Context: one part of a larger RNA
Molecule: small-subunit ribosomal RNA, central domain
Organism: uncultured prokaryote
RNA sequence: CUGGGCGUAAAGCGCAUGCAGGUGGUUUGUUAAGUCAGAUGUGAAAGCCCGAGGCUCAACCUCGGAAGGUCAUUUGAAACUGGCAAACUAGAGUACUGUAGAGGGGGGUAGAAUAUUAGGUGUAGCGGUGAAAUGCGUAGAGAUCUGAAGGAAUACCAGUGGCGAAGGCGGCCCCCUGGAUUGAUACUGACACUGAGGUGCGAAAGCGUGGGUAGCAAACAGGAUUAGAUACCCUGGUAGUCCAUGCCGUAAACGAUGUCAACUAGCCGUUGGAAGACUUGAUCUUUUAGUGGCGCAGCUAACGCAAUAAGUUGACCGCCUGGGGAGUACGGCCGCAAGGUUAAAACUC
Numbered sequence: 001c002u003g004g005g006c007g008u009a010a011a012g013c014g015c016a017u018g019c020a021g022g023u024g025g026u027u028u029g030u031u032a033a034g035u036c037a038g039a040u041g042u043g044a045a046a047g048c049c050c051g052a053g054g055c056u057c058a059a060c061c062u063c064g065g066a067a068g069g070u071c072a073u074u075u076g077a078a079a080c081u082g083g084c085a086a087a088c089u090a091g092a093g094u095a096c097u098g099u100a101g102a103g104g105g106g107g108g109u110a111g112a113a114u115a116u117u118a119g120g121u122g123u124a125g126c127g128g129u130g131a132a133a134u135g136c137g138u139a140g141a142g143a144u145c146u147g148a149a150g151g152a153a154u155a156c157c158a159g160u161g162g163c164g165a166a167g168g169c170g171g172c173c174c175c176c177u178g179g180a181u182u183g184a185u186a187c188u189g190a191c192a193c194u195g196a197g198g199u200g201c202g203a204a205a206g207c208g209u210g211g212g213u214a215g216c217a218a219a220c221a222g223g224a225u226u227a228g229a230u231a232c233c234c235u236g237g238u239a240g241u242c243c244a245u246g247c248c249g250u251a252a253a254c255g256a257u258g259u260c261a262a263c264u265a266g267c268c269g270u271u272g273g274a275a276g277a278c279u280u281g282a283u284c285u286u287u288u289a290g291u292g293g294c295g296c297a298g299c300u301a302a303c304g305c306a307a308u309a310a311g312u313u314g315a316c317c318g319c320c321u322g323g324g325g326a327g328u329a330c331g332g333c334c335g336c337a338a339g340g341u342u343a344a345a346a347c348u349c
Stems, first nucleotide, its partner, number of pairs: 004320003007303002012317001014201004021194003025088007033081002035077007042069001049065006091191001092188004096183001098181002103177007110154001116148006125136002162169002206247006215241002220236004258316006266294012278281001298305002322349003331342004
């Protein structure tokens, strides 16, 4: 250097964007850097290889030859890759036309419920559990009716339904805004794919500052249980959960499956669009973009995957190399901190 892998055995960065780099559609011409061929020069000796010879043989030695270079110069070739020039439209994109959607940000608003509070009715219990007790209640609780103020979340609809790159997103209305997709044309003319570093986004918990606090609830207190019970159960309850703003940057961040493209039997659902058919219907057929269930070939250690591949190929990136030590120490970078990230070794089995 080559050879193997990454759903579950070690291994896909949480996700995107994108500089460099790598790779790149069709046609014609040209060039000759890569590529291929010839010639010349050179590639010391020894060694390796081949053929002879010498030590009795061999090792060893001697002689001759061959081989050996991403080499230099030069002469050619022009298929492929590259460069240059011109053109194309099948990739990519733009315009137009509709469509669906919990996609994002801001503002407003509605009803149900919990707890609190004011008042009315009313009387002895309520609550809780396996059973209890702590707790609340004659200073009138719980129950019930009326009013008030407040915070948080939006039953039914609701669906292997939808949208989003991922994290994630759910009452209703308005404003601002991103993406997807359909159809028929027109336009640009390879503008593309991937992407080390970089940059941005990134659940929950946590942190800073200022608000808010109904319910829930780490810590904490009490009651039980128990041999004990720093728990499970019960009664309370503070951070927090909520809002604004700034950090943190991690998760079983999972499809444990990187992104893009092409190709490869079928069958059945479902969501959004489009077209057609007639018997005009809760219809059928076709097509397209998603999203599910089976299943052939093939693949797989098996389980299983199977056009949404884990099949057959190509381009590029990331990652793995026995278990423990250890995702630790030290150092660097980041952070207010918590800590994150990068990342060993001794030793041991």